[in-house]
RNA sequence: CCGUGCUAGGUGGGGAGCUAGCGGUGCCUUGUAACUCACAAUCCGCUAUAGUGAGGCUGAAUACCAGAAAUGAGGUUUACGGUAGUAAGGUUUGCACCUGUGUAAGUGGCUGUGAAGGCCGGGUCUUGUGCGGCGAAGGGUUAUGAAUCCCGUCAGGUCCGAGAGGAAGCAGCGGUAAAUAACAUUCUUUGGGUGCCACAAGGCAACCUGACUGGAGUUAACUGCACUGGCAGCGCUUGUUGUCGUAAAUCGAAUUCUGGUGCACGG
Numbered sequence: 001c002c003g004u005g006c007u008a009g010g011u012g013g014g015g016a017g018c019u020a021g022c023g024g025u026g027c028c029u030u031g032u033a034a035c036u037c038a039c040a041a042u043c044c045g046c047u048a049u050a051g052u053g054a055g056g057c058u059g060a061a062u063a064c065c066a067g068a069a070a071u072g073a074g075g076u077u078u079a080c081g082g083u084a085g086u087a088a089g090g091u092u093u094g095c096a097c098c099u100g101u102g103u104a105a106g107u108g109g110c111u112g113u114g115a116a117g118g119c120c121g122g123g124u125c126u127u128g129u130g131c132g133g134c135g136a137a138g139g140g141u142u143a144u145g146a147a148u149c150c151c152g153u154c155a156g157g158u159c160c161g162a163g164a165g166g167a168a169g170c171a172g173c174g175g176u177a178a179a180u181a182a183c184a185u186u187c188u189u190u191g192g193g194u195g196c197c198a199c200a201a202g203g204c205a206a207c208c209u210g211a212c213u214g215g216a217g218u219u220a221a222c223u224g225c226a227c228u229g230g231c232a233g234c235g236c237u238u239g240u241u242g243u244c245g246u247a248a249a250u251c252g253a254a255u256u257c258u259g260g261u262g263c264a265c266g267g
Stems, first nucleotide, its partner, number of pairs: 001267006009058003012030004020047005035055005064260005070255002074251016091232001094234002097230002100227004105223003108219003117213002120210005125202006131195002134191005140183005150175004158167003
């Protein structure tokens, strides 16, 4: 140096999270040679030599171990900015909306067929009286109305009497009481959310109306403007969640380079 066979080793890595710490299952990422089975998130197995147990492949080498530089997939954190959502806050600090008040710039209405104002009267209002009307009750008129316990007259008949005459009294007739019905409103009393009613007194803020005066405004319906109050719809502030971008920090696979590397036999 070459061949054969074995052994050490290797058979993924990383990030966040969990953990006293290290790995694994689970989540994310790298994408390949990135093996298989069992254990395992109320966890499973270990101890700075940090998964455990078993099997398969590769095997001392373009592979294993160590180191360094450059590049760097990807992840995490912080800060700032944009954007979307969500929760809370509070207000004319901005806007929008609603109520109310005022103003009178515009539109409109009324107005020389006379505005506002001034003044007088009347009505709407209250009380009283009267009248009318609508009701109620009573009175009035008519009719019915007592077998007997209402009145009058009492046929017949009955009773008393010698007689003359008298007495009671049914039916009938007439009238009447209680009561019932009708009549109409002449009478009396009484009631009211009664009436374009009359009179008197009172009240009169407002409205309507008639007249006098006055001589050009007036109204506030709509728009505008101002103020007050309300409202959380927009904006604003604060917190939080997602996403995008920038900056910084941190972890970091993979690639490249350098160095090192066992045993046995044979030639």
The prediction has a mean pLDDT of 75. A computed fold for a 267-nucleotide RNA from an Actinomycetes bacterium, annotated as Bacterial large signal recognition particle RNA. Its Rfam family is "Bacterial large signal recognition particle RNA". From the family's description: The signal recognition particle (SRP) is a universally conserved ribonucleoprotein involved in the co-translational targeting of proteins to membranes. Rfam classes the family as a non-coding RNA gene.